């Protein structure tokens, strides 16, 4: 340099074109319960890497960029 795969809450992840102003677990946080703490229960919090395109409609399909990982070529 070329090719491939991936990127979603703080972390791990669901999602395969419309039910997603995005769901779950842990975390954090308010409350309930308890003599207290833990456990448990109820609520809240917070994310689609960036830009463009296709489409009536995009987290999802396509292109580019960035980053991560892997494979590979050249050079000595």
């Nucleotide at each position: 340099g070329g090719c491939g795969u991936g990127u979603u809450c703080g972390u791990c992840u669901a999602g395969u074109g419309g039910u997603c102003u995005a769901g779950g677990a842990c975390g954090c946080u308010g409350g309930c319960c308890u003599c207290u703490c833990a456990c448990g229960c109820c609520g809240g919090u917070a994310a689609c890497a960036c830009g463009g395109g296709u489409u009536c409609g995009a987290a999802c399909c396509c292109c580019g960029u960035a980053c991560a990982c892997g494979c590979u070529a050249c050079c000595a």